Context: one part of a larger RNA
RNA sequence: GAUUGAACGCUGGCGGCAUGCUUAACACAUGCAAGUCGAACGGCAGCACGAGAAAGCUUGCUUUCUUGGUGGCGAGUGGCGGACGGGUGAGUAAUGCGUAGGAAUUUGCCUUAAAGUGGGGGAUAACCCGGGGAAACCCGGACUAAUACCGCAUAUGCUCUACGGAGUAAAGCUGGGGACCUUCGGGCCUGGUGCUUUAAGAUGAGCCUACGUCGGAUUAGCUAGUUGGUGGGGUAAUGGCUCACCAAGGCAACGAUCUAUAGCUGGUUUGAGAGGAUGAUCAGCCACACUGGGACUGAGACACGGCCCAGACUCCUACGUGAGGCAGCAGUGGGGAAUAUUGCACAAUGGGCGCAAGCCUGAUCCAGUCAUGCCGCGUGUGUGAAGAAGGCCUUCGGGUUGUAAAGCACUUUCAGCGAGGACGAAAUGUUUAGGGUUAAUAACCUUGAAUCUUGACUUAACCUAUAGAAGAAGCCCCGGCUAACUCCGUGCCAGCAGCCGCGGUAAUACGGAGGGUGCAAGCGUUAAUC
Numbered sequence: 001g002a003u004u005g006a007a008c009g010c011u012g013g014c015g016g017c018a019u020g021c022u023u024a025a026c027a028c029a030u031g032c033a034a035g036u037c038g039a040a041c042g043g044c045a046g047c048a049c050g051a052g053a054a055a056g057c058u059u060g061c062u063u064u065c066u067u068g069g070u071g072g073c074g075a076g077u078g079g080c081g082g083a084c085g086g087g088u089g090a091g092u093a094a095u096g097c098g099u100a101g102g103a104a105u106u107u108g109c110c111u112u113a114a115a116g117u118g119g120g121g122g123a124u125a126a127c128c129c130g131g132g133g134a135a136a137c138c139c140g141g142a143c144u145a146a147u148a149c150c151g152c153a154u155a156u157g158c159u160c161u162a163c164g165g166a167g168u169a170a171a172g173c174u175g176g177g178g179a180c181c182u183u184c185g186g187g188c189c190u191g192g193u194g195c196u197u198u199a200a201g202a203u204g205a206g207c208c209u210a211c212g213u214c215g216g217a218u219u220a221g222c223u224a225g226u227u228g229g230u231g232g233g234g235u236a237a238u239g240g241c242u243c244a245c246c247a248a249g250g251c252a253a254c255g256a257u258c259u260a261u262a263g264c265u266g267g268u269u270u271g272a273g274a275g276g277a278u279g280a281u282c283a284g285c286c287a288c289a290c291u292g293g294g295a296c297u298g299a300g301a302c303a304c305g306g307c308c309c310a311g312a313c314u315c316c317u318a319c320g321u322g323a324g325g326c327a328g329c330a331g332u333g334g335g336g337a338a339u340a341u342u343g344c345a346c347a348a349u350g351g352g353c354g355c356a357a358g359c360c361u362g363a364u365c366c367a368g369u370c371a372u373g374c375c376g377c378g379u380g381u382g383u384g385a386a387g388a389a390g391g392c393c394u395u396c397g398g399g400u401u402g403u404a405a406a407g408c409a410c411u412u413u414c415a416g417c418g419a420g421g422a423c424g425a426a427a428u429g430u431u432u433a434g435g436g437u438u439a440a441u442a443a444c445c446u447u448g449a450a451u452c453u454u455g456a457c458u459u460a461a462c463c464u465a466u467a468g469a470a471g472a473a474g475c476c477c478c479g480g481c482u483a484a485c486u487c488c489g490u491g492c493c494a495g496c497a498g499c500c501g502c503g504g505u506a507a508u509a510c511g512g513a514g515g516g517u518g519c520a521a522g523c524g525u526u527a528a529u530c
Stems, first nucleotide, its partner, number of pairs: 001530004006526005013377006020369001021335001026333003030330003035080003040077002043073002047071003050067008087288003096213007105205002110201008118152001120150002128141005157168004172193006180187002215259002221251003226248008263285004267278004290311005313324003341367001343366001345364001349363001350361004380410004390401004414471001416466001418464001420462001424457001429451008474519002477516002479500003485514005495502002
């Protein structure tokens, strides 16, 4: 000199853009952060509509009852999603990361292609009845549905094979409709979407190899599934991954083992560079989810807001039992020099579910807060010498503060108040024209046109009117390094100090004042890196 996720002291006008628990991976009150689908299913608790019945009278509404008939829908079965998104950096020195390669794998949703989607069965929740328990919840009986579950058939293919053969699937739902049939449910035709098997792709994931990746030798030897082979097992897959047998290997001074520290990288910072330091925000990978262990489900987890066991802690209890996990967003206590609101909205972007409308989304978009940083603007402009008064100095003549002020003439950025006012909105829906499909002018898909709407931010950006210089300057320093000097007080005292050093009666170095230098909504100090 540059830099910082900074803190502290004094001071503080506005805006934009960023950033904000670096410490206790300490403990957490409260609210929210993952749901959705009725176009899979039986249903109908609540709301609304319709229909039927009865009563009342004001003779066309009021009440009561019944009714899944309709819009919808609590709880339940079922499907998909809760493995993404969000947080943190405890562990990890290599099961990680970075770069470059590899072969023995898998991959829900998505894209392309081929083949199929036939015919049956038995249950079970919900509901109802009964019982146990303080509660959490649990048990029994009877009934019922499905895209839930299980056989049979078929097998383009796929798997196994001794090449003869054997084994292996599936589910429906929904829109529209002219003939024909009908038990008036529909069949039938057609569109869409599902389901099953297979192949290829895309994307994601698992695995292997080489090289690189901090300190200590006051850590020199380490290793028994250890190193390799054969054969079983296991995995999606290779492999001592695991097991039986056999051999005796494997690593190490080019630092094994042990120990200390640490998430890694793109980057950031400094530097002319080489290099050093660092890894906040943003992005990629990894690891973790109160501590330790385990598996289940699933395409994917050994799963932050799932399950089981043990432990510590907290809460409830009728003492027999039970409930919980903010390193999600806010917020609280604690620790600390130190770090924000228990805010708004799904309008946009994205995600989950759904045919869609839509629902959910503390992701995200915004707002709030802090000079924490960067950037921009303002705190007036011109004129004004009697060089006013006052202050300070003085050689007492004067000098300086100083065109500074006052005065006069202007301007009104920003802040204030008032009127107006975009972009971010593209869609979806409805109507309609063309094309595809089709028996079809339905329906559905697609391209265009018209139209009704959809904004948290937003009392915003921006523009304009209006009043008035009006509301807006500090901090450090002045011995040398280093830009900037005098007086008073003090008297090796009080004190200053980054280094040299200053102070013992004329201190440009201490304290105050006047003046001056520097930077400026900041200025200094401390800490840290180069």